[in-house]
Context: one part of a larger RNA
RNA sequence: UUGGGUUUAAAGGGUGCGUAGGUGGCUUUAUAAGUCAGUGGUGAAAGACGGCAGCUCAACUGUCGCAGUGCCAUUGAUACUGUAUAGCUUGAGUACAGACGAGGUAAGCGGAAUUUAUGGUGUAGCGGUGAAAUGCAUAGAUACCAUAAAGAACACCGAUAGCGAAGGCAGCUUACCAGGGUGUAACUGACACUGAGGCACGAAAGCAUGGGGAUCAAACAGGAUUAGAUACCUGGUAGUCCAUGCUGUAAACGAUGAUUACUCGAUGUGUGCGAUAAACAGUACGCGUCUUAGCGAAAGCGUUAAGUAAUCCACCUGGGGAGUACGCCCGCAAGGGUGAAACUC
Numbered sequence: 001u002u003g004g005g006u007u008u009a010a011a012g013g014g015u016g017c018g019u020a021g022g023u024g025g026c027u028u029u030a031u032a033a034g035u036c037a038g039u040g041g042u043g044a045a046a047g048a049c050g051g052c053a054g055c056u057c058a059a060c061u062g063u064c065g066c067a068g069u070g071c072c073a074u075u076g077a078u079a080c081u082g083u084a085u086a087g088c089u090u091g092a093g094u095a096c097a098g099a100c101g102a103g104g105u106a107a108g109c110g111g112a113a114u115u116u117a118u119g120g121u122g123u124a125g126c127g128g129u130g131a132a133a134u135g136c137a138u139a140g141a142u143a144c145c146a147u148a149a150a151g152a153a154c155a156c157c158g159a160u161a162g163c164g165a166a167g168g169c170a171g172c173u174u175a176c177c178a179g180g181g182u183g184u185a186a187c188u189g190a191c192a193c194u195g196a197g198g199c200a201c202g203a204a205a206g207c208a209u210g211g212g213g214a215u216c217a218a219a220c221a222g223g224a225u226u227a228g229a230u231a232c233c234u235g236g237u238a239g240u241c242c243a244u245g246c247u248g249u250a251a252a253c254g255a256u257g258a259u260u261a262c263u264c265g266a267u268g269u270g271u272g273c274g275a276u277a278a279a280c281a282g283u284a285c286g287c288g289u290c291u292u293a294g295c296g297a298a299a300g301c302g303u304u305a306a307g308u309a310a311u312c313c314a315c316c317u318g319g320g321g322a323g324u325a326c327g328c329c330c331g332c333a334a335g336g337g338u339g340a341a342a343c344u345c
Base pairs, nucleotide, nucleotide: 004316005315006314007299008298012313014201015200016199017198021194022193023192025088026087027086029084030083031082033081034080035077036076037075038074039073040072041071042070049065050064051063052062053061054060091191092188093187094186095184096183097182103177104176105175106174107173108172109171110154114150115149116148117147118146119145120144121143125136126135162169163168206246207245208244209243210242211241216239220235221234222233223232257312258311259310260309261308262307265290266289267288268287269286270285271284272283273282294301295300318345319344320343327338328337329336330335
């Protein structure tokens, strides 16, 4: 490099948008660049291959022929690809209609709980554990009641449910923004798919500045247990929350890239559609379970494929060394991205 692969053995980029590039629906006409056919030229000699011949044979040598992927020119062919041209509507998009949804952003409001403060009732314990102790409490705790404050999270509904590209999204109301699918078939007429670089988004933790600080709680302190006890218990600081900026990683998982077409059935569920007095049944797009063929090393997958095919991108090539070193790029830092070799089994 080819072949072969990427759910679990090595291997799908965290996700999207999109540049170059690659690929691309149906029909007409033109062209003839690719493509195909004919002819001419060239493709040195030697060598290789085949025939014949010369050294007694052979090696060796001579001679004739073949072959020579190719390149150039020219004459044609026009199915396919390309280019140009004229159209089409099924791909794609737009418009209109009414529903659906924890989709996003901002603002306002709500009740339960927790902690704290104040007041009241009330008296000796509370708390915690395997058992205890540290701790809190006669300066009146715990418990119960009332009032107030603060911050954070939203029980039930709640789901095997829904939405979002992914990360993710849940009290209620309002405003703004945006999406998908459905129906109508009015409009545009291939406007499409994928996408190296690039740009944007991207849980938690972490970082910077300024707020906030109820709960929980790395670090830390004390009390126990123990061989030890970083685990358990009592406290408790960063953090957890908000604003602005950075970081750019996760078992970022369906461990399964995107798009399109085709290929048995059963059953549940969400949202539309049309029909109906209503229900059943139907259809489109989702979310699930079981299964036929087929696939698979098996587990299993099975119209939401890991089946049958096509296009484009990403990635893999024995284990360790190592996602390390060095260099470069990014970052305030932490670190991230790219990413070896010696050696060893």
Molecule: small-subunit ribosomal RNA, central domain
Organism: uncultured Bacteroidota bacterium